Overview: Predicted 3D model of a 513-nucleotide part of an RNA (small-subunit ribosomal RNA, 5' domain) from an uncultured bacterium. The prediction has a mean pLDDT of 83. The full RNA is in RNAcentral, with records from ENA, Greengenes and SILVA. Its Rfam family is "Bacterial small subunit ribosomal RNA".
[in-house]
Context: one part of a larger RNA
RNA sequence: GGACGAACGCUAGCGGCGUGCCUAAGGUAUGCAAGUCGAACGGCCCGCAAGGGCAGUGGCGAACGGUUGAGUAACACGUAGACAACCUGCCUCGAAGUGGGGGACAACAGCGGGAAACUGCUGCUAAUACCGCAUGUGGCCUCUCAACGCCUGUUGGGAUGGCUAAAGGCGCAAGCCGCUUCGAGAUGGGUCUGCGGCCUAUCAGUUUGUUGGUGGGGUAACGGCCUACCAAGACGACGACGGGUAGCUGGUCUGAGAGGAUGAUCAGCCACACUGGCACUGGAACACGGGCCAGACUCCUACGGGAGGCAGCAGUGGGGAAUAUUGGGCAAUGGGCGCAAGCCUGACCCAGCCACGCCGCGUGAGUGAUGAAGGCCUUCGGGUUGUAAAGCUCUGUGGGAAGGGGAGAAAAACUGCGACUUAAUACGUCGCAGGUUGACGGUACCUUCUUAGCAAGCACCGGCUAACUCUGUGCCAGCAGCCGCGGUAAGACAGAGGGUGCAAACGUUGCUC
Numbered sequence: 001g002g003a004c005g006a007a008c009g010c011u012a013g014c015g016g017c018g019u020g021c022c023u024a025a026g027g028u029a030u031g032c033a034a035g036u037c038g039a040a041c042g043g044c045c046c047g048c049a050a051g052g053g054c055a056g057u058g059g060c061g062a063a064c065g066g067u068u069g070a071g072u073a074a075c076a077c078g079u080a081g082a083c084a085a086c087c088u089g090c091c092u093c094g095a096a097g098u099g100g101g102g103g104a105c106a107a108c109a110g111c112g113g114g115a116a117a118c119u120g121c122u123g124c125u126a127a128u129a130c131c132g133c134a135u136g137u138g139g140c141c142u143c144u145c146a147a148c149g150c151c152u153g154u155u156g157g158g159a160u161g162g163c164u165a166a167a168g169g170c171g172c173a174a175g176c177c178g179c180u181u182c183g184a185g186a187u188g189g190g191u192c193u194g195c196g197g198c199c200u201a202u203c204a205g206u207u208u209g210u211u212g213g214u215g216g217g218g219u220a221a222c223g224g225c226c227u228a229c230c231a232a233g234a235c236g237a238c239g240a241c242g243g244g245u246a247g248c249u250g251g252u253c254u255g256a257g258a259g260g261a262u263g264a265u266c267a268g269c270c271a272c273a274c275u276g277g278c279a280c281u282g283g284a285a286c287a288c289g290g291g292c293c294a295g296a297c298u299c300c301u302a303c304g305g306g307a308g309g310c311a312g313c314a315g316u317g318g319g320g321a322a323u324a325u326u327g328g329g330c331a332a333u334g335g336g337c338g339c340a341a342g343c344c345u346g347a348c349c350c351a352g353c354c355a356c357g358c359c360g361c362g363u364g365a366g367u368g369a370u371g372a373a374g375g376c377c378u379u380c381g382g383g384u385u386g387u388a389a390a391g392c393u394c395u396g397u398g399g400g401a402a403g404g405g406g407a408g409a410a411a412a413a414c415u416g417c418g419a420c421u422u423a424a425u426a427c428g429u430c431g432c433a434g435g436u437u438g439a440c441g442g443u444a445c446c447u448u449c450u451u452a453g454c455a456a457g458c459a460c461c462g463g464c465u466a467a468c469u470c471u472g473u474g475c476c477a478g479c480a481g482c483c484g485c486g487g488u489a490a491g492a493c494a495g496a497g498g499g500u501g502c503a504a505a506c507g508u509u510g511c512u513c
């Protein structure tokens, strides 16, 4: 000198864009943050009907999005590869199919238990819920042949064999939305490997599922992943093992670079969700706002028993030098569900607070010498403050008032017409026309009016280092980054005048290059 998620002191006019618990991964009142589908299904309620509401069964979603950095020195991350050892809901393309049956359980009704949370028994019922049977394009298993290969296999062909599917709904219909099996793709993931990135030897030996093999189990999948038996191996000064610290990266800061430091915001990956463990469902979880068990804590209780998890958005007390609103809206972008209308969305878009940062603007411009008054200094002549002020002539950014501005952010969804496709006037795709919707916000912006009127401070002035005198004080009071100042003329303390630097900031402290 630079830099900061900063803090503190003094000061403070406006705007734009960003940023904002770095500490207690400590506790949490309250509200909201994940629902949706009646075009899967039966019922109950309202209604004359059309239609609507409600819980339940069922489907999809809730594994995304959002938070945090505790743990982790590890294939966690980065990078380059491998899978002949793997999976992939929804989506796209292609092939084939969707036949015929059955038995339940909620809701509901009745009777009960409990303070509550909730729950028992009996009876009835539907389905795209559940279960057999058929069919088998196909797929899988077994056997077999050939080609190829990275030689544990892959691909293709064959066989008398064995196993294996399905669901309907809307519509007058056409048709649309679905369902099942298989193949291919896309996307997302899983696993393995080489290399790379902290400190410590005042940690030198470590290891028994340990290292390898065989049989078995398990997984989507290889594997001591697990298990029985067998062998005695495996790692280590190229630092094993132990201890400390730490999420990793793209990046960020600095620096001429090499390097050093760092990992806030944004983006990718990982890990965690009160603490520890476990599985269930599912394509995917060992699952933040799901479940079970144990523990700590809090709350309710009729003492028998129950309820809870803000490291989501706000908010609260605590800790701290320190970090914001219990705001508006789904208008846009994106997500979930739905044929759709639409519903949900503290993701997101906006607004609020804070000079926390960066950037921009303003606090006036021109003229004005009697060099006014006042202040300060003085050798008492004067010097300086100083064109500074006043005065005169202007301007109107910001501020204030009035009006305009329904600007842009918006294109869609939906309806109609046309073209293409087609057997088709369905569907679908494209084009044109019509047509609705704005939280921000009466905001930005524009016009008019208003008056220089309402808007400058902070630090420093001994040297480093730009900037000097007077008064007070008298090794006192005090200053100080280093050197050092202060003991009676202190340019270094305190005040004043003047000056220097930066400026809505200026200084100080902390951390880092």
Stems, first nucleotide, its partner, number of pairs: 001513002004510001006509004013361006020353001021319001027316002030314003035060003040057002043054004068271002077196007086189002091185008099133001101131002108123006138164004142159007168177003198244003205235003210232008247269004251262004274295005297308004325351001327350003333347001334345004364394004374385004398454001399450006414434007457502005462483003468497005478485002